[in-house]
This is a predicted structure of a 325-nucleotide part of an RNA (large-subunit ribosomal RNA, domain IV) from a Planctomycetaceae bacterium.
Taxonomically the source falls in Planctomycetaceae (Bacteria, Planctomycetota, Planctomycetia, Planctomycetales).
Its Rfam family is "Bacterial large subunit ribosomal RNA".
The full RNA is in RNAcentral, with records from ENA.
The coordinates come from a structure-prediction model, not an experiment, and the mean pLDDT is 89.
Context: one part of a larger RNA
RNA sequence: CGGUGUUUAAGGAACUCUGCAAAAUGGCCCCGUACGUUCGCAAUAAGGGGCGCCCACGCAAGUGGGCCACAGAAAAUCGGCACUAGCGACUGUUUAUCAAAAACACAGGACUCUGCGAACUCGUAAGAGGAUGUAUAGAGUCUGACGCCUGCCCGGUGCUGGUAGGUUAAGGAAGAGGGUUAGCGAAAGCGAAGCUCGCGACCGAAGCCCCAGUAAACGGCGGCCCUAACUAUGAGGGUCCUAAGGUAGCGAAGUUCCUUGUCGGGUAAGUUCCGACCUGCAUGAAAGGCGUAACGACUGGUGCACUGUCUCAAACACCGACCCG
Numbered sequence: 001c002g003g004u005g006u007u008u009a010a011g012g013a014a015c016u017c018u019g020c021a022a023a024a025u026g027g028c029c030c031c032g033u034a035c036g037u038u039c040g041c042a043a044u045a046a047g048g049g050g051c052g053c054c055c056a057c058g059c060a061a062g063u064g065g066g067c068c069a070c071a072g073a074a075a076a077u078c079g080g081c082a083c084u085a086g087c088g089a090c091u092g093u094u095u096a097u098c099a100a101a102a103a104c105a106c107a108g109g110a111c112u113c114u115g116c117g118a119a120c121u122c123g124u125a126a127g128a129g130g131a132u133g134u135a136u137a138g139a140g141u142c143u144g145a146c147g148c149c150u151g152c153c154c155g156g157u158g159c160u161g162g163u164a165g166g167u168u169a170a171g172g173a174a175g176a177g178g179g180u181u182a183g184c185g186a187a188a189g190c191g192a193a194g195c196u197c198g199c200g201a202c203c204g205a206a207g208c209c210c211c212a213g214u215a216a217a218c219g220g221c222g223g224c225c226c227u228a229a230c231u232a233u234g235a236g237g238g239u240c241c242u243a244a245g246g247u248a249g250c251g252a253a254g255u256u257c258c259u260u261g262u263c264g265g266g267u268a269a270g271u272u273c274c275g276a277c278c279u280g281c282a283u284g285a286a287a288g289g290c291g292u293a294a295c296g297a298c299u300g301g302u303g304c305a306c307u308g309u310c311u312c313a314a315a316c317a318c319c320g321a322c323c324c325g
Base pairs, nucleotide, nucleotide: 001320002319003318004317005316006315007314008313010311011310014309019306027051028050029049030048031047036041038145052067053066054065055064056063057062068072080304081303082302083301084300085299086298087296088295092104093103108143109142110141111140112139113138114137120129121128122127146291147290148289149288151221152220153219156218157217158214159213160212161211162210165209166208167207171203172202175199177197178196179195180194183190184189222240223239224238225237226236249283250280261277262276263275264274265273
C1' cells in the first nucleotide's frame, strides 16, 4: 500500500452519474391501518405495544404473583418505508459467456385464407404433418388484460370481383414470294407437281390496359391572402392545389430542433422532476389513441429512517505485498 471483516466523536448524502456500497428494517402475538380500486386488492400499508425463567390456577388460551441480566424472536436465519411520474396490464420468456428490459410471449380483439385428397408446410416424387381434426375447426398477418374509443382518403401499390372493347404466346392458317426442275423455247427466259426456305391476312387463353370494390390491406391525411368599435386574436371570407387535407384524444412527450420555451409547484439555490400552456422543427387513433387498480431484480423525481458515501480520516483482526532467513 492492497484485500476481506469489525468499530468509530460531532454532523448525517454535504459523497456521487446514481444513497453505488454499507447501515438500518427483520420472527411470532396483540392493537391499528390512508389514497385509490377491476371490490379481489392496496396491506406485513403506515404506526405502536408485548416476548426469558419459576410458582399458583386453568382443558387450553391465558390471568395473578415472583426472579435474573446491558440485553429474553438474547446466536444463526430473518421485509427498510412512504409519496409521485413514465413504460409494460398481469405470472411468464430472452442475447449459455458484457444487455432481463419499456424487448418477446400472453389471455382478449380484428382481418384474410381454407368445404376436406382443405388451406398451409416438408418432399423431385411416393408420401407425411395439418388431423384419426372438419369453419365454435385449421393456417397466416397485425394488435395486445380491462375501460372509453378507433375519424377522413380507394388517386398510387396490393388483393378481390367483372369481362364488352384494346393488346397478346405457342399452335393453326387463306394467300403472296424465293430455291430446286419435269416440261416449253432458237436464245433470253418462262416454269406444273413434289420437296423446301423464310413471310403471312385471319383464328388463339390467362395476363396487362380497362370497369368496380376493399385501409384492424401497403400507405396518405395542404398552402397563401384578408377579416370583429384599443391592441391582440380570428368565429368568418377569398383563392390555389389534392385521392383526402389529421377528427377524438394526447402534447417541450422515451417524440420539442430553437430550449435550461413560458407560467406555477417543490429547493436557500432545481439543464432533472411534477402540474399547466400549445408556437406539435417532426403527435395521433389495432406499426392502435387516451386512461387504468394490481403487478415489476424496469426507468426518472422527492421525503422519512439509517448510516465511514462524505466532511476526514483513525484503530483493530486476518490474508497478501514488503524486510530478514